[in-house]
Molecule: Bacterial RNase P class A
RNA sequence: CGAGUCGGCCGGGUGAUCGCGGCACCGCGAGGUGUUGAGGAAAGUCCGGACUCCACAGAGCAGGGUGGUCGGUAACACCGACCCGGGGCGACCCGCGGGACAGUGCCACAGAGAACAGACCGCCGGCGGCAACGCUGGUAAGGGUGAAACGGUGGUGCAAGAGACCACCAGCACCCCAGGUGACUGGGGUGGCUCGGCAAACCCCACCCGGAGCAAGACCAGACAGGACGCGACCGAGGGCUGCUCGCCCGAGCGUCCGGGUAGGUUGCACCACUUCGGUGGAAGGCGGUUGGCAACAGCCGUCGCAGAUGGAUGAUCACCGGCUGCUUCGGCAGCCACAGAAUCCGGCUUACAGGCCGACUCGUCCC
Repeated sequence: CGAGUCGGCCGGGUGAUCGCGGCACCGCGAGGUGUUGAGGAAAGUCCGGACUCCACAGAGCAGGGUGGUCGGUAACACCGACCCGGGGCGACCCGCGGGACAGUGCCACAGAGAACAGACCGCCGGCGGCAACGCUGGUAAGGGUGAAACGGUGGUGCAAGAGACCACCAGCACCCCAGGUGACUGGGGUGGCUCGGCAAACCCCACCCGGAGCAAGACCAGACAGGACGCGACCGAGGGCUGCUCGCCCGAGCGUCCGGGUAGGUUGCACCACUUCGGUGGAAGGCGGUUGGCAACAGCCGUCGCAGAUGGAUGAUCACCGGCUGCUUCGGCAGCCACAGAAUCCGGCUUACAGGCCGACUCGUCCC
C1' cells in the first nucleotide's frame, strides 16, 4: 500500500424566537418565573424475571419447554470458555449438537432395484440355432440412475464372480492404560465380519415449568327511575327561624336498605421499604476506581438518584457551522440530514438504521 476478519462507539452542533407536558414558587384570577422532558433500538412483544391477584399437604398423569460439556446469572430459549463436526491459506465463521440394535413410520424424482435389497447393460455356464440371436441359470468385480446402491486397496480363488478366504486400512461394539472437573482426546487389545439416512415424523431418555396478567391489583364512592322495610297524616313524621331549650310558622310525606362497591375518581405509575411526615435506610441500576477470574461475571470503595401523560407533552421556525449529493464562470449556488419514538419496571434476543469514528488481528506485495 492492497485485500479481508472481529469488536466497540457516535448517530448532527451552537444561538435566538415561538409553543407543549411534569414539578417547585409567586399571583384572588387570567397567568408569570425557574427547572426538567425519549432510544440504541423506546420497535417486534419472542424468551426470562420483579411485582399483583387467584389456586396450592405431598406425589403422579396430561400438556408445554429445553437438549455437547463446564461455568456465569435473580432467571432465561441469554452470555462466556472449551469439546466435536463442517467451511476458510489465515484472522475467523457456521451448527435446531441427547437417542435410529425399545418400537412404529417415511426416503420425492430418476432408476431394474431404496433396507435383513436388487439382474437394466455387461461378464460367465447350459440348451436351441449355420449365424444374428433367443430361452434359462449364476454373478454385485465393471457401466448406468440417484442426495443415498449394503466398506476401500491389493492378492488368493472361480466358469465368471463375491469378506468366500488372506494382508493392510477405514468403520462398529466391548475391554484396558494415560491426560482432562467434564464434553472428549491419545495409545493398546479382543471380537464378529460391515450392521444407510430422517427424531424441526410419532416416540424414548434426562432436566425444567401452577394459572392469569398493570385492562394485574388496592382505595374513595354517587345520581335518576323502580323495589323492600320502618315511622307518620290533629296521638302529627319531617322542615324553617335557632348554638340549645321554649315558643311561633309551614306541614304529607320522611328515613334506612336494595339498585351498586355500579358510573365516576384516586392509586398502582417520578425505583422500593420504613416513618414521629421533618426525614432515614436501601436497590438484580448508571458512572469511575480497585481486587479475583482466560472470559462471561463477581466482591469491595466512591459517587448519582435520571421523562412520566386525559395513558395525549417531549415540537416548530430562522441564522451560523458540520456532513452528503448535484451543478459550477471555482467565488459559490441548490437540494437533502438514517431507523424510529417511552406508557408498571428490569435482564436478554431478534428486526430496522443515511453517514461517520476508533481499536485488535490475518493474508499478500514492496522497501529498510